[in-house]
The RNA shown here (Bacterial RNase P class A) has 439 nucleotides and comes from a Burkholderiales bacterium.

RNA sequence: GAAGUCGGCCAGACAGUCGCUGCGCACGUGCAGUGCGCAGAGGAAAGUCCGGGCUCCAAAGAGCAGGAUGCCGGCUAACGGCCGGGCGUCGUGAGGCGACGGAAAGUGCCACAGAAAAUACACCGCCGAAGACCCGUACCGGGCGACCGUUCGCGGAUCGCCUUGCACGCGCUUCGUCCGGGAGAGUCGGCGCACGCUGGCUCUCGCCGCGAGGCUCGUGGACGGUGCGGGGCUGGCAAGGGUGAAAUGGUGCGGCAAGAGCGCACCGCGCCCGCGGCAACGCGGGCGGCAGGGUAAACCCCAUCCGGAGCAAGACCGCGUAGGGGGCGUCAGCGUGGCUCGCGCUGCUCCCGGGUAGGUCGCUGGAGCACGCAGGCGACUGCGUGCCAAGAGGAAUGGCUGUCCGCGACAGAACCCGGCUUACCGGCCGACUUCCCAU
Numbered sequence: 001g002a003a004g005u006c007g008g009c010c011a012g013a014c015a016g017u018c019g020c021u022g023c024g025c026a027c028g029u030g031c032a033g034u035g036c037g038c039a040g041a042g043g044a045a046a047g048u049c050c051g052g053g054c055u056c057c058a059a060a061g062a063g064c065a066g067g068a069u070g071c072c073g074g075c076u077a078a079c080g081g082c083c084g085g086g087c088g089u090c091g092u093g094a095g096g097c098g099a100c101g102g103a104a105a106g107u108g109c110c111a112c113a114g115a116a117a118a119u120a121c122a123c124c125g126c127c128g129a130a131g132a133c134c135c136g137u138a139c140c141g142g143g144c145g146a147c148c149g150u151u152c153g154c155g156g157a158u159c160g161c162c163u164u165g166c167a168c169g170c171g172c173u174u175c176g177u178c179c180g181g182g183a184g185a186g187u188c189g190g191c192g193c194a195c196g197c198u199g200g201c202u203c204u205c206g207c208c209g210c211g212a213g214g215c216u217c218g219u220g221g222a223c224g225g226u227g228c229g230g231g232g233c234u235g236g237c238a239a240g241g242g243u244g245a246a247a248u249g250g251u252g253c254g255g256c257a258a259g260a261g262c263g264c265a266c267c268g269c270g271c272c273c274g275c276g277g278c279a280a281c282g283c284g285g286g287c288g289g290c291a292g293g294g295u296a297a298a299c300c301c302c303a304u305c306c307g308g309a310g311c312a313a314g315a316c317c318g319c320g321u322a323g324g325g326g327g328c329g330u331c332a333g334c335g336u337g338g339c340u341c342g343c344g345c346u347g348c349u350c351c352c353g354g355g356u357a358g359g360u361c362g363c364u365g366g367a368g369c370a371c372g373c374a375g376g377c378g379a380c381u382g383c384g385u386g387c388c389a390a391g392a393g394g395a396a397u398g399g400c401u402g403u404c405c406g407c408g409a410c411a412g413a414a415c416c417c418g419g420c421u422u423a424c425c426g427g428c429c430g431a432c433u434u435c436c437c438a439u
Stems, first nucleotide, its partner, number of pairs: 001435010012404007020040008042410001046421002049419005054310004061341004066306005071085005086100001087098004101301002106299002108295003123241002125237003130234002133231008142162005147156003165223001166220004171215007180208002182205010249267006268290001269288008314361004323352006332346004368387008405408001
């Protein structure tokens, strides 16, 4: 120097002239009038959103439903307000905002997309351990005979024959199987009982099916075996990718066929303990592989609080008329939100018709304001001194002239206060934060 954050204050000024409302005094009193003096819209007077004072119901309450608030501790008459603190979030920061109890009591919802949003079924993919299949390759490979070669041990392709490896088929046999079906026995139940039907549970059976093995026979006749590589099937996976606001805790290392808290470390979550603090909570330590998440400004659960109506409340004075017809009625009716109990009173209520709507009070002295001292981080509290700051009633502040300059915004009390929210031109003061420059 610039930009910002928080708090406090002001809200055009001066002069003249005419006019308005209230109060006081004077003009003998009242009304009216006149003169003088004093006072006369806001920080929001707005919205009617909260909380009260005050008035009436009213003499007595309790519960349910309903409503409000929602971290902790304070202030206050009270509050959903304010102050201080905690946690979360935004901001570089000073600071701002928060509908901030509970998801392990229960119910509901999470569109679309996506395999899948809770009964957790796998789209793209990864694996190929276990069982099994196919392809390629390397090596090995039954018996007899013929043929060829021979170093006379044998070797090789081919041909023929064979069955002991292998494959298939039938039969017999052993084991397994609450995997599937069936049978028997016992027991419990359902259809009102019986007959009958039907369901569940327990035991037994190898009866059927299925799986594994063994044996005989038949058919084929070496069609086989092992290693490596490739492809996949039954199967394994939720780690990677995709979808989404959110995907079954996160990151890393190991392990595995590949993976997974599968194991470990840290973080997250749950529980326990210690320390600090009135507390919300914070810090530290230990144990546990751990309920899949979110949403309660969804229903709900929990804690605390809550009579109603309102100045057109209500009180008094004055004026004034015209009553008629119905309903309920002590087992009833009425009594200031609804329902129930209790309590009180003895009447209450509907329709048609008629009269009055004038005056006074309520109406401004207050949980008031200013200053000082003390306490408190603060909101605020206590004490002392001083002051009286509008009360209209169809609604009081206006009109004119001149000067100045911040060039005038939002905007006018209606019983009164404490707050919140919204609108707003410009100025002043204080504290704090960030950036730039110079020293």

The coordinates come from a structure-prediction model, not an experiment, and the mean pLDDT is 76.
Of the family's consensus pairs, 98% are formed in the model.
NCBI's taxonomy places the organism under Bacteria, Pseudomonadati, Pseudomonadota, Betaproteobacteria, Burkholderiales.
Rfam family: Bacterial RNase P class A. Rfam classes the family as a ribozyme.